[in-house]
Molecule: small-subunit ribosomal RNA
Organism: metagenome
RNA sequence: UGCAAGUCGAACGCGAAAGUCCUUUCGGGGGCGAGUAGAGUGGCGGACGGGUGAGUAAUGCGUGGGAAUCUUCCUGGUAGAUGGGGAUAACCCGGGGAAACUCGGGCUAAUACCGAAUACGCCCUAAGGGGGAAAGCGGGGGACCGAAAGGCCUCGCGUUAUCAGAUGAGCCCACGUCCGAUUAGCUAGUUGGUGGGGUAAAGGCUUACCAAGGCGACGAUCGGUAGCUGGUCUGAGAGGAUGAUCAGCCACACUGGGACUGAGACACGGCCCAGACUCCUACGGGAGGCAGCAGUGGGGAAUUUUGGACAAUGGGGGCAACCCUGAUCCAGCCAUGCCGCGUGAGUGAAGAAGGCCUUCGGGUUGUAAAGCUCUUUCGGUGGGAACGAAACGGUUACUCCUAAUACGGGUGACUACUGACGGUACUCACAGAAGAAGCACCGGCUAACUACGUGCCAGCAGCCGCGGUAAUACGUAGGGUGCGAGCGUUAAUCGGAAUUACUGGGCGUAAAGCGUGCGCAGGCGUGGCUCAAGCCAGGCGUGAAAUCCCCGGGCUUAACCUGGGAAUGGCGUUUGGGACUGGGUCGCUAGAGUGUGACAGAGGGAGGUGGAAUUCCACGUGUAGCAGUGAAAUGCGUAGAGAUGUGGAGGAACACCGAUGGCGAAGGCAGCCUCCUGGGCCAGCACUGACGCUCAUGCACGAAAGCGUGGGGAGCAAACAGGAUUAGAUACCCUGGUAGUCCACGCCCUAAACGAUGUCAACUGGUUGUUGGGGAAGGAAACUUCCUUAGUAACGAAGCUAACGCGUGAAGUUGACCGCCUGGGGAGUACGGCCGCAAGGUUAAAACUCAAAGGAAUUGACGGGGACCCGCACAAGCGGUGGAUGAUGUGGAUUAAUUCGAUGCAACGCGAAAAACCUUACCUACCCUUGACAUGCCAGGAAGCCCGAUGAGAGUUGGGUGUGCCCGAAAGGGAGCCUGGACACAGGUGCUGCAUGGCUGUCGUCAGCUCGUGUCGUGAGAUGUUGGGUUAAGUCCCGCAACGAGCGCAACCCUUGUCACUAAUUGCCAGCAUUGAGUUGGGCACUUUAGUGAGACUGCCGGUGACAAACCGGAUGAAGGUGGGGAUGACGUCAAGUCCUCAUGGCCCUUAUGGGUAGGGCUUCACACGUCAUACAAUGGCGCAUACAGAGGGUUGCCAACCCGCAAGGGGGAGCCAAUCCCAGAAAGUGCGUCGUAGUCCGGAUUGGAGUCUGCAACUCGACUCCAUGAACUCGGAAUCGCUAGUAAUCGCGGAUCAGCAUGCCGCGGUGAAUACGUUCCCGGGUCUUGUACACACCGCCCGUCACACCAUGGGAGUGGGGUUCACCAGAAGCCGGUUGCCUAACCGCAAGGGGGGCGCUGACCACGGUGAGCUUCAUGACUGGGGUGAAGUCGAAACAAGGUA
Repeated sequence: UGCAAGUCGAACGCGAAAGUCCUUUCGGGGGCGAGUAGAGUGGCGGACGGGUGAGUAAUGCGUGGGAAUCUUCCUGGUAGAUGGGGAUAACCCGGGGAAACUCGGGCUAAUACCGAAUACGCCCUAAGGGGGAAAGCGGGGGACCGAAAGGCCUCGCGUUAUCAGAUGAGCCCACGUCCGAUUAGCUAGUUGGUGGGGUAAAGGCUUACCAAGGCGACGAUCGGUAGCUGGUCUGAGAGGAUGAUCAGCCACACUGGGACUGAGACACGGCCCAGACUCCUACGGGAGGCAGCAGUGGGGAAUUUUGGACAAUGGGGGCAACCCUGAUCCAGCCAUGCCGCGUGAGUGAAGAAGGCCUUCGGGUUGUAAAGCUCUUUCGGUGGGAACGAAACGGUUACUCCUAAUACGGGUGACUACUGACGGUACUCACAGAAGAAGCACCGGCUAACUACGUGCCAGCAGCCGCGGUAAUACGUAGGGUGCGAGCGUUAAUCGGAAUUACUGGGCGUAAAGCGUGCGCAGGCGUGGCUCAAGCCAGGCGUGAAAUCCCCGGGCUUAACCUGGGAAUGGCGUUUGGGACUGGGUCGCUAGAGUGUGACAGAGGGAGGUGGAAUUCCACGUGUAGCAGUGAAAUGCGUAGAGAUGUGGAGGAACACCGAUGGCGAAGGCAGCCUCCUGGGCCAGCACUGACGCUCAUGCACGAAAGCGUGGGGAGCAAACAGGAUUAGAUACCCUGGUAGUCCACGCCCUAAACGAUGUCAACUGGUUGUUGGGGAAGGAAACUUCCUUAGUAACGAAGCUAACGCGUGAAGUUGACCGCCUGGGGAGUACGGCCGCAAGGUUAAAACUCAAAGGAAUUGACGGGGACCCGCACAAGCGGUGGAUGAUGUGGAUUAAUUCGAUGCAACGCGAAAAACCUUACCUACCCUUGACAUGCCAGGAAGCCCGAUGAGAGUUGGGUGUGCCCGAAAGGGAGCCUGGACACAGGUGCUGCAUGGCUGUCGUCAGCUCGUGUCGUGAGAUGUUGGGUUAAGUCCCGCAACGAGCGCAACCCUUGUCACUAAUUGCCAGCAUUGAGUUGGGCACUUUAGUGAGACUGCCGGUGACAAACCGGAUGAAGGUGGGGAUGACGUCAAGUCCUCAUGGCCCUUAUGGGUAGGGCUUCACACGUCAUACAAUGGCGCAUACAGAGGGUUGCCAACCCGCAAGGGGGAGCCAAUCCCAGAAAGUGCGUCGUAGUCCGGAUUGGAGUCUGCAACUCGACUCCAUGAACUCGGAAUCGCUAGUAAUCGCGGAUCAGCAUGCCGCGGUGAAUACGUUCCCGGGUCUUGUACACACCGCCCGUCACACCAUGGGAGUGGGGUUCACCAGAAGCCGGUUGCCUAACCGCAAGGGGGGCGCUGACCACGGUGAGCUUCAUGACUGGGGUGAAGUCGAAACAAGGUA
């Protein structure tokens, strides 16, 4: 902005115009248009249909009933409809206003309005009586009447009254219908009655009076939220959630109030008023209400066209034609949902290309594509083409009404018209694979995996969790999986969730039994009879339709539509039943109680009384300490303590008995006596007759501490003071000490008030102890045994339990009732209420935050837990280190570089068994780029050797010489080598030992670590492997639900110790010869060598032990209990060490992080540490003399004799490839001498000088020798190391590496001790056990304050909104009431006037509005309180182990 409610001329009076025709005196008139359009009076409709869900927790809805009602139109019946009257709109004239509209005058009709008449039925009634109606219009017509109109007749419609029906509506009742008790009392027309009023109708609906009721724990009132239902979604169901579309009901129509009209409204497209808002205005006034259909704006994550048609269905009006209908039917938009269909089908391996991956072989995409052969749905083009539409209407036949062949109705026949959708569905033809695939996911849950990029970044994430350089988890790609015109995400509901448990859970320790009892309401509770409320069965009514389900039907199928059935758990009513529950009644004694007789007891209250002890006071004796502790000190004491004796005072608690004991509801109760008093138990009999059990609210009791008032106060003892301890010590310990502890009275009301186990009742194997009572048997008695009952303990069957455990005293099996729980934290907190003097108690949340918190048990690990055992672990000893000087390694510092690694034990004389160059990895400088090295290709040349130049050198450059091997006759080819070239590649001591292999260290040569089968346990796991003994040993024996086995232990191996045999050179020499000498002959007996054997096994004896294993002692023996030593290292631990031995994944460098060369560095030096050497001296130094080893090494080697040098060494060259020769003199020792306790005749550093050797080369930077020099150091603080016998200590010798360089390392022998009581303690380890909040395992875990950041929240002077209650003011419109003002057609009256009506005024009620007070809720607020969260902050160390004070 348009449309959505009009219609009727067959109720009524009016009544145009355009256009056109005729006429004209041109002003006009007339006809048609047309009684049309149009408005008006009147009727019906507008209360339906359509929209929305604001309000409403009941004035609603659902189900089932009820009585005191109305109902237009419709149906059926009965009876009517006679005769009059007065107006009024329209219209005309005039006026006001910008408009909306309105005023005055005049004319007029009706099915409009009003009397009168009549009244079967109707209404009122005092039962006599009284009251009240109506309207006509249209069609047709024979006789009769009438001048006509018409009368008259008839039909139809309409109309009046009334009785019924149907439909619709109103009212009442019962039951059902969300959350909150941190809402517990609400109510004054409130509850009932009577009278009046009112309504269509019952009724406090309203009013006056009277009475004082009514509702509420079965939840009133208040607050919050919400339309209700059929149904819908989900679920196995029970339930839970929900109330779109469709259907029923309700409520609402801008907000609030109100009535009018009407059958029906307090009325969505009507009226009046108030308010907010919008619009028009001439500023005076007016207009409006999309939660109708479209559409616009706004808001929002988000929701359509300002379409077509009344063709169908339905509605309103009309006799009808017809008109109206944004109801409706259609179309449009949206994959929003459901359903169906397509995007092609078959064949096709060279497994194409491309992509991706790759172990480089291949795999995969993949028959997928291409190619070939087909098909043509949908889409495209061109044809055909519906159903939905037969009624109303017209004609006609029969029939009914009728006087009637009119009209009209019914039935039948014929017939005309009507399609928005729409040229749509459907169908035919044509062409052509042609036009048509995406989204999510791929770590597990959960179907589906690789590559690259990234590097705790970027990011992902539903939960667990991914990402810190090899990410199936991020991003991309390839591949795959799932669904598919959809797929994911988000939000929401139910399910899974037995995770609110009615079906269907729990409460000892996981959350959960009230601290305990009494007890009202409530719940539950014996026999007969009766009732029939519950209950059961049958019938009837209802349970709307749709939906769901079943069977059919229609669209090609389906979705969808449609016919029938079933179902609708329910409610009502009726008939019957009588078990069970319930009501009534009559009984019984089994539950419960009373009486009688015994018994035990720290049961309670009051009064009295006793002794021991502590303390204090007085006095006596007496003298220097006492007290206290880990050790001390404070304290007390010479003014006389403590100790001791006597006497006294005072308060509190009651040793022994005493207990696993007794009593009590619990808390709790303890000397003895008396009084008062509650309960229990036992025995037998009598009585009452269900009197019982449990118990929300309630009441009472309720340890300790605390509070109030008044006493009391010995000891003890918060606070406090002092002393210690300590880094600190507001603690633990000590010395004091006040409240308090005690009494009386009054409060508080909480505890790990615990058996962490509510009360009552019943049932279900046992054993043992103990307390109280009773009985029986035996006995002379004491007493013993048995039975029973009530308690109280221990162990255990079945059963239960997650396990631990419980187990007739249940946590078993059941019943009754109560209380309580629903993840952790926030929090038993805040706010509110109640209680309290206070402290505080009780009731009791939320925001926010986490993915856990928790129980029981298991295996470990750990403990300032326990038991047992072992080890040079301690102890007992011996010698050292830590102090000095030096060597060496490390840290640090320095540097161009001081290469790298190793870092508690288990790095630090370690890798390194040799850094001057080399090594060498580092630094500086100069060079090379297929490279110093490997493989492949091409070309050339053999390779090689010699001589120059230049440069620090690497290198660059020049000359000369020179040909080999194999095949072949030769040409030539091949192998190998060198040079040049190009590319693949080489190379890296670059990174990662936290990507790895291998190797190694360490616990630890500790005695452990496991498996199979069986058994036990829900399981993790246990058993075996623990236990009693024993051992070096999980070594062995015995026992045992275990029986066996494996890796470890031991043994087997090597070496050493004895013997035998064999053998006899280089070894040996007894006897025989011989020499300077086993030198030579000879021999192999001995020694020795090196091969094979023997021997030792707890075998023998005694003892102990258990008759075992074994141990102790002894014998024999060379050796005795593993003879000594070595090699040998279980499962595993330490992300131990090593990418610089080697190997290797990944990453990185590629004219350099690779390669070469020269020089330098690894050798620096305020310092610190480790490991060693040498010393400090007399058990020694020095000098002289002199004795005895073993094991090794040696040809680029060891090197003899001899000579030279003071010496290092040089010369020399014999011998030796080594039981032969050499290194090679062993040293300590022994003998003699000297030194005489000193910085020395100790000690040897340092420095100067001179040399030797190795080597291309000793400057940085070697070793050694000689002369000279002669430092520190006089035995080493705290602390700390090694060693148990041929060991420690001490003495020398050899070797590897190596040109040279040893105080280091690896070996060898010589001399050769001391000590071990023992296992308390330190350290490490093993076994068993215990605790645990630890499991990266105590180097663990973890608490609180403070500081910082963020978040939500409480308090808060207040401030700003909302809701609501009460009181008061005010009062529009309107209905009702009053009315002395004004106006007034119908009726009455002759008239005056009356009756009636209207306007106005007014009273009551009342919306909006205003004022005040209260309650409540939300937001906000300086400041403030705690709380939560946050990789690496501060302070301590509270808890977990005996957590170091449980």